[in-house]
RNA sequence: GACUUAUAAAGAAAGGUGGAGGGAUCGGCCCUGAGAAACCUUGGCAACCUCCAGUCUGUGGAAAGGUGCCAAUUCCGUCCUGAAAGGGAGCUAUAAGCG
Numbered sequence: 001g002a003c004u005u006a007u008a009a010a011g012a013a014a015g016g017u018g019g020a021g022g023g024a025u026c027g028g029c030c031c032u033g034a035g036a037a038a039c040c041u042u043g044g045c046a047a048c049c050u051c052c053a054g055u056c057u058g059u060g061g062a063a064a065g066g067u068g069c070c071a072a073u074u075c076c077g078u079c080c081u082g083a084a085a086g087g088g089a090g091c092u093a094u095a096a097g098c099g
Base pairs, nucleotide, nucleotide: 001098003097004096005095006094007093008092013042014041015040016039017038021031022030023029026077027076028075043070044069045068048066049065050062051061052060053059079088080087081086
């Protein structure tokens, strides 16, 4: 970071620096001077890579290492379908591959 694949209704804190934004865009609706974003320290969640097994397309275990994550279903909606509930797709995010 163009592309491919998988997953996204679960889960998870505190302190310091900082000083007004943040929740991807857009529209809502929320969070926020009882302190936003960002950075640092410690802690945690999870199990994509990794490791060990396996009845081996789809499984189980571990959590040292590489990421990632720790408000609200990806916060809700956007496009298609449906009377609605819902379902599907798309966008986005994360990982691995690949360039």
This is a predicted structure of a 99-nucleotide RNA (SAM riboswitch aptamer (S box leader)) from a Bacteroidia bacterium. Rfam family: SAM riboswitch aptamer (S box leader). Rfam links the family to the GO term regulation of gene expression. The sequence was found by an Rfam model in a public genome assembly. The organism belongs to Bacteroidia, within Bacteria. Model confidence (mean pLDDT): 83 of 100.